[in-house]
Molecule: transfer RNA
Organism: Chitinophagales bacterium
RNA sequence: GGCCCCGUAGUUUAAUGGAUAAAACGGAGGAUUCCGGUUCCUUUGAUGGGGGUUCGAUUCCCUUCGGGGCUA
Repeated sequence: GGCCCCGUAGUUUAAUGGAUAAAACGGAGGAUUCCGGUUCCUUUGAUGGGGGUUCGAUUCCCUUCGGGGCUA
């Protein structure tokens, strides 16, 4: 250089082109407790960037960025 795969909360995973992107763990606050743990309640927080297709994009297309692999 050529080709292929991946990129979603702090982490691990969901979401057939369709309403407000779901859950677990985590963080914060509270209840419980003499304290801590456990348990329960509330809350926090994400689609790598840009463009296109579409009534509608996490999903399809192009490009770019990052990571990984194959090949010479």